About this RNA:
The RNA shown here (transfer RNA) has 74 nucleotides and comes from uncultured Eudoraea sp. The coordinates come from a structure-prediction model, not an experiment, and the mean pLDDT is 81. It matches the Rfam family "tRNA". Rfam classes the family as a transfer RNA.
RNA sequence: CGGGAUGUGGCGCAGUCUGGUAGCGUACUCGGCUGGGGGCCGAGUGGUCGCAGGUUCAAAUCCUGUCAUCCCGA
Numbered sequence: 001c002g003g004g005a006u007g008u009g010g011c012g013c014a015g016u017c018u019g020g021u022a023g024c025g026u027a028c029u030c031g032g033c034u035g036g037g038g039g040c041c042g043a044g045u046g047g048u049c050g051c052a053g054g055u056u057c058a059a060a061u062c063c064u065g066u067c068a069u070c071c072c073g074a
Base pairs, nucleotide, nucleotide: 001073002072003071004070005069006068007067010026011025012024013023020057028044029043030042031041032040033039050066051065052064053063054062
């Protein structure tokens, strides 16, 4: 320098192909069961999708640029 992959609540991930209210697990908070610890059950808080721009009635999703990490090539 060229090519590719990944980036989504605190953490680990799905959702992208086929645009249409942003989800799951775990953690955290509250409540219940238990003598307590642990565990189980129920409810709830928290992100607008790495960043910027574009297309669209509507973008995590399509397009462009860019940043970080990893891989391959020179």